[in-house]
Predicted 3D model of RNase P RNA and transfer RNA as a complex of 476 nucleotides.
The prediction has a mean pLDDT of 77.
RNA sequence: CCAGAGGUCCAGGUGACCGCGCGGGGCGUCCGCCCCUCGAGGAAAGUCCGGGCUCCACGGAUCGACGGUGGCGGGUAAUCCCCGCCGGGGGCGACCCCAGGGACAGUGCCACAGAAAAGCGCACCGCCUUCCGGCCCGCGCCUCGUGCCGGGUGAAGGCAAGGUCGAAACGGUGCGGCAAGAGCGCACCGCGCGCCCGGCAACGGGUGCGGUCGCGGCAAACCCCACCGGGAGCAAGACCGAAUAGGCGCAUCGCGCCCCGGCUCCGGCCGGGGCAGGCUGGAUCCGGCCGAUGAUGCGCGGGUUGGUUGCUGGAGGCGCGUGGCGACACGCGCCCGAGAGGAAUGGUCACCCCCCGCCCGCGGGCGGGGACAGAACCCGGCUUACAGGACCUCUGGCGCA
RNA sequence: GGGCGCUUAGCUCAGCGGGAGAGCACUGCCUUCACACGGCAGGGGUCGCUGGUUCAAUCCCAGCAGCGCCCACCA
Numbered sequence: 001c002c003a004g005a006g007g008u009c010c011a012g013g014u015g016a017c018c019g020c021g022c023g024g025g026g027c028g029u030c031c032g033c034c035c036c037u038c039g040a041g042g043a044a045a046g047u048c049c050g051g052g053c054u055c056c057a058c059g060g061a062u063c064g065a066c067g068g069u070g071g072c073g074g075g076u077a078a079u080c081c082c083c084g085c086c087g088g089g090g091g092c093g094a095c096c097c098c099a100g101g102g103a104c105a106g107u108g109c110c111a112c113a114g115a116a117a118a119g120c121g122c123a124c125c126g127c128c129u130u131c132c133g134g135c136c137c138g139c140g141c142c143u144c145g146u147g148c149c150g151g152g153u154g155a156a157g158g159c160a161a162g163g164u165c166g167a168a169a170c171g172g173u174g175c176g177g178c179a180a181g182a183g184c185g186c187a188c189c190g191c192g193c194g195c196c197c198g199g200c201a202a203c204g205g206g207u208g209c210g211g212u213c214g215c216g217g218c219a220a221a222c223c224c225c226a227c228c229g230g231g232a233g234c235a236a237g238a239c240c241g242a243a244u245a246g247g248c249g250c251a252u253c254g255c256g257c258c259c260c261g262g263c264u265c266c267g268g269c270c271g272g273g274g275c276a277g278g279c280u281g282g283a284u285c286c287g288g289c290c291g292a293u294g295a296u297g298c299g300c301g302g303g304u305u306g307g308u309u310g311c312u313g314g315a316g317g318c319g320c321g322u323g324g325c326g327a328c329a330c331g332c333g334c335c336c337g338a339g340a341g342g343a344a345u346g347g348u349c350a351c352c353c354c355c356c357g358c359c360c361g362c363g364g365g366c367g368g369g370g371a372c373a374g375a376a377c378c379c380g381g382c383u384u385a386c387a388g389g390a391c392c393u394c395u396g397g398c399g400c401a
Numbered sequence: 402g403g404g405c406g407c408u409u410a411g412c413u414c415a416g417c418g419g420g421a422g423a424g425c426a427c428u429g430c431c432u433u434c435a436c437a438c439g440g441c442a443g444g445g446g447u448c449g450c451u452g453g454u455u456c457a458a459u460c461c462c463a464g465c466a467g468c469g470c471c472c473a474c475c476a
Base pairs, nucleotide, nucleotide: 001397002396003395004394005393006392007391008390009389010388012352013351014350015349016348017347018346020039021038023036024035025034026033027032041372045383046382048381049380050379051378052377053233054232055231056230066229067228068227069226070225071085072084073083074082075081086100087098088097089096090095101224102223106222107221108218109217110216124163125162126159127158128157129156130155131154134153135152136151137150138149140148141147171189172188173187174186175185176184190213191210192209193208194207195206196205197204198203237309238308239307240306247300248299249298250297251296252295253294256275257274258273259272260271261270262269263268277290278289279288280287281286282285302475303474304473316335317334318333319332320331321330322329323328353370354369355368356367357366358365359364360363402472403471404470405469406468407467408466411425412424413423414422419456427443428442429441430440431439449465450464451463452462453461
C1' cells in the first nucleotide's frame, strides 16, 4: 500500500433572529405579556422476549392441560439475552455459523422412480452350480464325428459383490476365503458397552470386549425427558366533578325468632298473631312506620369525551479503584439529563465541516445534498431501518529498510 | 399507546408437507335475424416479500411489509 476480520464511538458544529412546550419568578384591565432554566434516539421503531409497577383470581400448587426453552458451566431482578468453554461445519488466516436433548419408549411420514424406503424383508439386470449332456448361434479348435470350446435361452437352487432407481439402499477400505459370494474370517476405521486418566461439567485421551454391530432420515410431525411460566395490562389502577332512564336481564350472597292456618313442584311461598330490633310522634304511657323495593359482579341499554394522580431519582449516568479470562459484581466520588396529553422539541440567515456534479489560469468559483427516524409508565435485551465519518486491535499478500 | 387476526387467479374463497384448485368474471366456437340464457373448449398465479428446517414448503419456524378488528370514563 492492497484485500479482509472483530470491536467501540459520533449522528454535522458555532453565532444571530423568529417561534413552540413543561416548570420557576415578575407584571397584570383574569386573560395575556416579559425574564430564566430545561427540552428526542441509537434505534424513541417492530411489540419479538424478560422484568419492575398496578389490578383481578387463587387453600397449596411439587399433579394434569396448554405454551415456551433445549450442549455444559457461569452472569443477571429476569430472559428465547450476555460471557467463557465443548462438539460439528466453513475459511490459507484473523474469525464466522449452528432451534446443538432423545429416532433400540411408542405412533406416524419418506411423493415420483425403483426389485426393495425400514422389514427379522427383497431380487429387475446380474454372478455361480446342477439338470435337460434339450434348442439356437459362432467369418473358434480339430483326429471332420454335429466331437470339443464359447455365448444365448429354459428349469431348480445358492448369492447379495457389481449395475440400475432415487434426496436417501440395510456399515466402509483392504486381504483372505468361496462354485460364486457375503462380518463368512481377519486388520484398520466407524458403531455399541465397560474400565482408567484429565476436566465442576459438556467432553477429550487411552485401553479392553462385542461380528447375535441387522435396525437409515424427519421431533421448526405427534410425542418422551429435563427446566420455566396464574391472567391482564398505565386506554392498568385511584380520587373528584358533570350528565343520564340511577331502566332491564343473569349469577352469587342475603332476606331476625316463635306459634297458628292455607298452598306446594317438598326447595319454600302467602296470610294472621306474639316477642325482640330500627326509625319516629306526642310524651312517664300509648301509638305510627319499616323489616328487602337490598348488596356485589357481568352483560344490554343510557350519559360524558372534563380535572387531579399514577409520572418520572432510577436494576440511573459518568469517573476512579479492587476482584474476575470475561459477562459482571463490590466500594468511593461527582451529576440530575423531557414529562407533554391530539400531543412541544422547529424555521431562516451567515461562516466552517463532509459528499457529489460542472468550470477554469489547480487553487478556487458555482450549483445540489447531509441519512434512518421521531418520546407517550419505566427498565434490561433481541431484531429491523440508517447518508457519512472517526478510532482501536488483528489476519493474509506485496514492497522497502 | 396496548391486544389480536388476515394476505392463494380480476373478485369471493377452499387447500395445509409431495399435482396449485373451485365458483363468478374473461376469450374463442356452436346455438339465434341479433342479444341474453345454454353447451363445448381455452387462457390467466412471484401462493405478500426475504431467510431457515426438510430430499422436498402455499403449508412448519423466524424476520419484514400491507390490510383489518377490539379497548376509555360515569351512575
Rfam match: Bacterial RNase P class A. Rfam classes the family as a ribozyme.